[in-house]
RNA sequence: GGUCUAUUGGCCCAAUGGAAAGGCGUCUGACUACGAAUCAGGAGAUUGCAGGUUCGAGCCCUGCAUAGAUCA
Numbered sequence: 001g002g003u004c005u006a007u008u009g010g011c012c013c014a015a016u017g018g019a020a021a022g023g024c025g026u027c028u029g030a031c032u033a034c035g036a037a038u039c040a041g042g043a044g045a046u047u048g049c050a051g052g053u054u055c056g057a058g059c060c061c062u063g064c065a066u067a068g069a070u071c072a
Stems, first nucleotide, its partner, number of pairs: 001071007010024003018055001026042005048064005
């Protein structure tokens, strides 16, 4: 240098183009003498960045960034 893959809450990981699910963690409450465990509820994601296509983009296209794989 070429080709390919990945990038989504604090962490992990889903999501036929119709608007982001779940687990862990975290917060509140119940329970307890106090904790842990358990149960109930809540908050937390401009989906890596910038554009484009589309009525509509996490998903399609282009460029860039970061990480990895591979070829030379």